[in-house]
RNA sequence: GGCUCGGUAGCUCAGCUGGUAGAGCAUUAGACUUUUAAUCUAAGGGUCGUGGGUUCGAUCCCCGCCCGAGUCA
Numbered sequence: 001g002g003c004u005c006g007g008u009a010g011c012u013c014a015g016c017u018g019g020u021a022g023a024g025c026a027u028u029a030g031a032c033u034u035u036u037a038a039u040c041u042a043a044g045g046g047u048c049g050u051g052g053g054u055u056c057g058a059u060c061c062c063c064g065c066c067c068g069a070g071u072c073a
Stems, first nucleotide, its partner, number of pairs: 001072007010025004019056001027043005049065005
C1' cells in the first nucleotide's frame, strides 16, 4: 500500500431489507432484611468514530478521512 471485518450507554453487545435507538452488567433511588449481600421495582445515562452526499426521513445506502483487528504483498 491492496482487500475483508469492526467503531452504537461506563463495560460487553443487539438493532434483518431506511421510519427517529435497546438488552445484560455496572451506577443511583426505593422495597424487602436487625445490617450487609442476594432478590424485586424504578430512574439517569447515547451529537450511533468523523466530515460530506442521497432522501420527506439515515445507526442502516454512497464517498472521503481517522482508529482497531485479520489477511496479501

Model confidence (mean pLDDT): 81 of 100. A computed fold for a 73-nucleotide RNA from Ignavibacteria bacterium GWF2_33_9, annotated as transfer RNA. Taxonomically the source falls in Ignavibacteria (Bacteria, Pseudomonadati, Ignavibacteriota). The RNAcentral record of the sequence draws on ENA. Rfam family: tRNA. The family's RNA type in Rfam is transfer RNA.